[in-house]
RNA sequence: GGAGUGGGCGAGGCGGUUGCUCUUUCUUCUCCGCAGGAUGAAGAAGGGGAGGAAAGUCCGAACUCCAAAGGGCAGGAUGGUCGCUAACGGCGACUCCGGGCGACCGGGGGAAAGUGCCACAGAAAACACACCGCCCUUCAGGGCGUCUCAAGCGCUUUGAGGAGCAAGGGUGAAAAGGCGAGGUAAGAGCUCACCGUCCUGGUGGCGACAUCAGGAGCCUGGCAAACCCCAUCCGGAGCAAGACCAAAUUGACCCCUUUUCGGGACGGCCCGUCCCUGGGGUGGGUAGGUCGCUCGUCCUCCGGAGCAAUCCGGAGGCCAGAUAAAUAACCGCCCUUGCCUCGGCAAGAACAGAAUUCGGCUUACGUCCCGCUCCAGCC
Numbered sequence: 001g002g003a004g005u006g007g008g009c010g011a012g013g014c015g016g017u018u019g020c021u022c023u024u025u026c027u028u029c030u031c032c033g034c035a036g037g038a039u040g041a042a043g044a045a046g047g048g049g050a051g052g053a054a055a056g057u058c059c060g061a062a063c064u065c066c067a068a069a070g071g072g073c074a075g076g077a078u079g080g081u082c083g084c085u086a087a088c089g090g091c092g093a094c095u096c097c098g099g100g101c102g103a104c105c106g107g108g109g110g111a112a113a114g115u116g117c118c119a120c121a122g123a124a125a126a127c128a129c130a131c132c133g134c135c136c137u138u139c140a141g142g143g144c145g146u147c148u149c150a151a152g153c154g155c156u157u158u159g160a161g162g163a164g165c166a167a168g169g170g171u172g173a174a175a176a177g178g179c180g181a182g183g184u185a186a187g188a189g190c191u192c193a194c195c196g197u198c199c200u201g202g203u204g205g206c207g208a209c210a211u212c213a214g215g216a217g218c219c220u221g222g223c224a225a226a227c228c229c230c231a232u233c234c235g236g237a238g239c240a241a242g243a244c245c246a247a248a249u250u251g252a253c254c255c256c257u258u259u260u261c262g263g264g265a266c267g268g269c270c271c272g273u274c275c276c277u278g279g280g281g282u283g284g285g286u287a288g289g290u291c292g293c294u295c296g297u298c299c300u301c302c303g304g305a306g307c308a309a310u311c312c313g314g315a316g317g318c319c320a321g322a323u324a325a326a327u328a329a330c331c332g333c334c335c336u337u338g339c340c341u342c343g344g345c346a347a348g349a350a351c352a353g354a355a356u357u358c359g360g361c362u363u364a365c366g367u368c369c370c371g372c373u374c375c376a377g378c379c
Stems, first nucleotide, its partner, number of pairs: 001375008009366002012334007020049010030038003051351001055362002058360005063238004075234005080094005095108005109229002114227002116223003131169002133165002136162011177195002180192003196218001197216008242291004252282005262276005298317008335348006
């Protein structure tokens, strides 16, 4: 100088004044009252009052209501091993693979059950194949050599055909084990050594796995965030859950009144019955209110066990509960930073704001603070 990784804080500190909200105690009034109490109001004093992510609502739970014999299908999630946890898709340790010079980072069932897909390029993308090329051979032509010509022979070359090969080139993200030697006309696990792969066994480990020995010439490309297969887990909705109290108005139901001043129907009239009207009551539910609501799987410190996640024991503490939504404003001193006419002036942020509560993950943020580690250069 450049990187990697872990943790902390998150806005200055102290004092004062005025407010908002919740709460505890006390006093006064009020109400009910035998004592005494609170269902209310006011005042005084004291105490608490946004976050590390309150966010995204992505997982897991508590709590509440609904559903529910048991089992299966469908659907969803997870996926190395061992552990931690109330639980988890979270966390820790270890293991294998991949990336990086390194600190370190990322990933994890099955491709030999079956089906499917593999763009472009390329001969061929999976029942392997042959573009250039390599090798052998047949036919035809040319050149050179054999002292000259012809024939023949040899070498070489061009074209056409046949048989062999897959080493080399070329294509691709990926090409049918790699590499060296032997072998061959040229080649090829054709043969051999080493590496890899597969199988068997031994040893170590709780295990994933590691390691050693022997055997097999190698059969089997990749993709499961394609379908699928295997194993494990999963009932649904969510504090607008849910419980209680409960106006006004309209409607529902029940009871009553009066013959009488009403109206109507049963029509010829009376009694009677019914409806409307009048009065009283009941229940449901709306507005509204109360509870749920914040003491909880909680926080801080100390000791112990464990590599760690975490667990055990002890001591102490109480830390927002609002409902259209309070958590604010100002002043003085000090601190930090910047500027200048050296004494003043200015600034003290960013991401963002509780709404039933926890455990995680992810995302956003700061000229903030502190560790540990790696690489390079110089001394």